A computed fold for a 72-nucleotide RNA from Periweissella fabaria, annotated as transfer RNA. Rfam family: tRNA. Rfam classes the family as a transfer RNA. The prediction has a mean pLDDT of 81.
RNA sequence: GGUCGUAUAGUCUAACGGUUAAGAUACACGCCUGUCACGCGUGAGACUCGGGUUCGAUUCCCGAUAUGACCG
Numbered sequence: 001g002g003u004c005g006u007a008u009a010g011u012c013u014a015a016c017g018g019u020u021a022a023g024a025u026a027c028a029c030g031c032c033u034g035u036c037a038c039g040c041g042u043g044a045g046a047c048u049c050g051g052g053u054u055c056g057a058u059u060c061c062c063g064a065u066a067u068g069a070c071c072g
Stems, first nucleotide, its partner, number of pairs: 001071007010025004018055001027043005048064005
């Protein structure tokens, strides 16, 4: 340099174009316990950025950025 892919809570992973963006883990609080852990309950926390299409975009299209694989 070329081709292809990925980008969603701290981390890992979901989400027919429309319903409160879901789950695990971690975190905070409460219950439990003599204490911690385990367990149970509750809570906070995310769609990389800029455009386009559409009544409506995390989702489709283009570009940028970051990152990965392969080729040279």